Overview
Predicted 3D model of a 389-nucleotide RNA (Bacterial RNase P class A) from a marine eukaryotic metagenome. Rfam family: Bacterial RNase P class A. Its family is annotated with ribonuclease P activity, dimeric ribonuclease P complex and tRNA processing in the Gene Ontology. The coordinates come from a structure-prediction model, not an experiment, and the mean pLDDT is 76. RNAcentral holds the sequence, with entries from MGnify.
[in-house]
C1' cells in the first nucleotide's frame, strides 16, 4: 500500500450498587451482573392486539443484472456487465427510451422534423479580363458538413481511395445492431453471415411502463389484581312547611278556579358569639346505606433458553447447512452493572547510565442494555493477527 479477521487493560485489597438462592421479610454469605457498538431507529422477522372469507382489480409504498443462502430482508455469499487503477483491489438506483407525455439551463448558426455562424470549393451555371480559343479573376447562383467554434451532450473512429471541395460515398480494421450456430441453469460470452450504422440523440435518483413484494399498530403491544378518593348509574333511606297577603307582559281555560313565578310575613336551618335578642345569608336536595361497572395511579405478568454461544466432523469456491459434544451468559423500571488504593503491562515527555538499564511525571476512546432476534449505517484513544501487491 490493498484486503480480511480481533482486542477495547489484567491482578489483588477495600468500600458501595442490583436480581436471585440461602437465612427469619433482620444482620450476613453466595453465584451473577454491558458493548462492538448496547447508538440511529434505517430495513427485515419473532411475539401481542387489532382488522379480515377466499381469489382478482384498482390506490399507496418498495424493490430492480444473475443464481445461490436465509424466517425474511432493501443482507450476505459467488458469479456477469460497466467504470476506475501498474497492481493487491475498489466502485456502480445495473429493467424498459420503438407505448405516451415532459425537459435538455448557460453558449452556441443549429439541442430534434437537425443544423451553417467561421470556413471549403465554386468542377457546372452566371459576370469580367481576352479578338477568339486557351488561360485568369469574381465569390452571384449553388455544392460540402473533412477542418475551426460553442455546448454536459452535434449523427461511430482510423486510415486509403474518391472528388472542384467533401463525405460510409467507395473500401480495409475496430466499434455497433440483427439473425444463426456453440458453451453457460443464468445474466452473458465466443464466433459466424448480414447491414453503411440516429438501425428513432441523452435523461425513466422525471412522470410513466413492465416484472415482483407488502394489512395496521407496537411490550407504553397484550393478560391479571385490588383499596382510597373524586365523577357516573341503580335501589333504599331521609328531606322538599304555612299564609283565601300583594303583583307578573309566563303556563293553561270560552272564561274562571288552577299551575308557575317574585315579593313580603310566620316557621325552620346555618354563621356571627354560648343564651336571650339582633343583623347578614339559605330554599331542594342529600360530604346517607348497599351494589355495579370502567377511567387514572400503583402492583404482578409478559421477562429474558434463544432462528443461543464454544468446540468439533461431514457437505459446499462461498454466504451456510447438518451431526455429535459441552455450557447457561444482565434483567432494571425514580432505572443496578460503580468509585478509591497498590502492583504490572502499554504509550508519550523529561532525567540519568557502566548502554543491560534505571527513576520521575502524565495519559487509556467512543458509548452505555430496557421485549428478543438477522443486517446495515454511523462513532471509536491505542494495539495485535493473517494473506496478498
Nucleotide at each position: 500500500g490493498g484486503a480480511g479477521g480481533c482486542c477495547g487493560g489484567g491482578c489483588a485489597g477495600c468500600c458501595g450498587c442490583g436480581u436471585u438462592g440461602c437465612g427469619a421479610u433482620a444482620a450476613g454469605c453466595a453465584c451473577c451482573g454491558a458493548g462492538g457498538a448496547a447508538a440511529g431507529u434505517c430495513c427485515g422477522g419473532g411475539c401481542u392486539c387489532c382488522a379480515c372469507g377466499a381469489a382478482g382489480c384498482a390506490a399507496g409504498g418498495g424493490u430492480g443484472g444473475c443464481g445461490g443462502g436465509u424466517a425474511a430482508c432493501g443482507c450476505c455469499c459467488g458469479c456477469c456487465g460497466g467504470g476506475g487503477g501498474c497492481g493487491a483491489c475498489c466502485c456502480c438506483a445495473g429493467g424498459g427510451a420503438a407505448a405516451g407525455u415532459g425537459c435538455c439551463a448557460c453558449a452556441g448558426a443549429g439541442a430534434g422534423u437537425a443544423u451553417a455562424c467561421c470556413g471549403c470549393c465554386g468542377a457546372u451555371g452566371g459576370c469580367c479580363c481576352c479578338u477568339a480559343a486557351a488561360g485568369g479573376g469574381c465569390a452571384c447562383a449553388g455544392g460540402c458538413a473533412c477542418g475551426g467554434g460553442u455546448g454536459a451532450a452535434a449523427g461511430g473512429g482510423u486510415g486509403c481511395g474518391g472528388u472542384a471541395a467533401a463525405a460510409g460515398c467507395g473500401c480495409a480494421c475496430c466499434g455497433g445492431a440483427g439473425g444463426c450456430c456453440u458453451g453457460g441453469u443464468a445474466a452473458c460470452a465466443g464466433g459466424u453471415c448480414u447491414c453503411g450504422c440516429c438501425a428513432u440523440g441523452g435523461c425513466a435518483a422525471a412522470c410513466c411502463c413492465c416484472a415482483c413484494c407488502c394489512g395496521g399498530a407496537g411490550c407504553a403491544a397484550g393478560g391479571c389484581c385490588g383499596a382510597a378518593u373524586a365523577g357516573g348509574g341503580a335501589u333504599c333511606c331521609c328531606g322538599c312547611g304555612c299564609c283565601a297577603g300583594c303583583c307578573c307582559a309566563c303556563c293553561g281555560u270560552a272564561a274562571c278556579u288552577g299551575g308557575g313565578g317574585g315579593c313580603g310575613g310566620c316557621a325552620g336551618g346555618a354563621a356571627c358569639g354560648c343564651u336571650u335578642c339582633g343583623u347578614u345569608c339559605c330554599g331542594a336536595g342529600g360530604a346517607g346505606g348497599u351494589c355495579c361497572g370502567g377511567g387514572u395511579u400503583g402492583g404482578c405478568u409478559g421477562c429474558u433458553c434463544g432462528a443461543g454461544c464454544g468446540g468439533u466432523c461431514u457437505g459446499g469456491c462461498a454466504a451456510c447447512a447438518g451431526g455429535c459434544c459441552g455450557c447457561c451468559u444482565a434483567g432494571a423500571u425514580g432505572a443496578a452493572u460503580g468509585g478509591c488504593u497498590g502492583c504490572c503491562a502499554c504509550c508519550u515527555g523529561c532525567c540519568u547510565u557502566u548502554c543491560g538499564g534505571g527513576g520521575c511525571a502524565g495519559g487509556g476512546a467512543c458509548a452505555g442494555a430496557a421485549c428478543c432476534c438477522g443486517g446495515c449505517u454511523u462513532a471509536c484513544a491505542g494495539g495485535c493477527c493473517u494473506c496478498c501487491u